Record summary
A computed fold for a 75-nucleotide RNA from an Armatimonadota bacterium, annotated as transfer RNA.
């Protein structure tokens, strides 16, 4: 340099046009003499960034950034 795959909350992770599931952690509460365990509540206005298409984009298109893998060139 080229090609492929990937980027969603603090962590993991589903969702691939109709408006973001779930688990863990943290926080708050219940319980307890105090804890642990258990139970309940809560946590994205948003999907790496920019632009486009569309009535509607995490999802499709183009570009950019970053990560992983493979190939190639130079030394």
């Nucleotide at each position: 340099g080229c090609a492929g795959c990937c980027a969603u909350a603090c962590c993991c992770a589903a969702g691939u046009g109709g408006u973001a599931a779930g688990g863990g952690a943290a926080c708050a509460g219940a319980u307890u003499g105090c804890a642990a365990a258990u139970c309940u509540g809560c946590c994205a206005u948003g999907c790496a960034c920019c632009a486009g298409u569309u009535c509607g984009a995490a999802u499709c298109u183009g570009g950019u950034u970053g990560g992983c893998u493979g190939c190639u060139c130079c030394a």
Annotation:
Rfam family: tRNA. Rfam classes the family as a transfer RNA.